[in-house]
Molecule: transfer RNA
Organism: bacterium
RNA sequence: CGGGCUGUAGUGUAACGGCAGCACGAGUCCAUGGGGUGGAUUUAGUCCGAGUUCGAAUCUCGGCAGCCCGA
Repeated sequence: CGGGCUGUAGUGUAACGGCAGCACGAGUCCAUGGGGUGGAUUUAGUCCGAGUUCGAAUCUCGGCAGCCCGA
């Protein structure tokens, strides 16, 4: 320098173009004499910008980051 893949709560992982879920974690409460454990509830996210569309996490373009291949 060229090409390919990936990017979603703190972590992991889903989501035909149609309300972004699930598990773990964290906070509060209940049960226990206390813990472990169980239950209720809350918390928090689509890498950035633009385009297409009635509607974009999803499609297109550009950028950024990581990984891989080539030179």